Predicted 3D model of a 75-nucleotide RNA (transfer RNA) from a Patescibacteria group bacterium.
Its mean pLDDT, the model's own confidence on a scale to 100, is 84.
RNA sequence: CGCCGGGUAGAGCAGUGGCAGCUCGCGGGGCUCAUAAUCCCGAGGUCGGGGGUUCGAAUCCCCCCCCGGCAACCA
Numbered sequence: 001c002g003c004c005g006g007g008u009a010g011a012g013c014a015g016u017g018g019c020a021g022c023u024c025g026c027g028g029g030g031c032u033c034a035u036a037a038u039c040c041c042g043a044g045g046u047c048g049g050g051g052g053u054u055c056g057a058a059u060c061c062c063c064c065c066c067c068g069g070c071a072a073c074c075a
């Protein structure tokens, strides 16, 4: 060089063409004498990068980068 899987919020992950979400974490509030637990609200995203298709792309196509595995090679 070859093949496969993955890259989405601080972390772990869903979303297979039509408003980008869940859990935890974080911030504020409620409850409590207080803390934990629990409840409510909120902030946080160039969806790895670039190009293409489409009215519309996280999603489909092409190239590239990164991570993991397999095969091959070597001995």
Stems, first nucleotide, its partner, number of pairs: 002070006010024004018055001026042005048064005
The RNAcentral record of the sequence draws on ENA.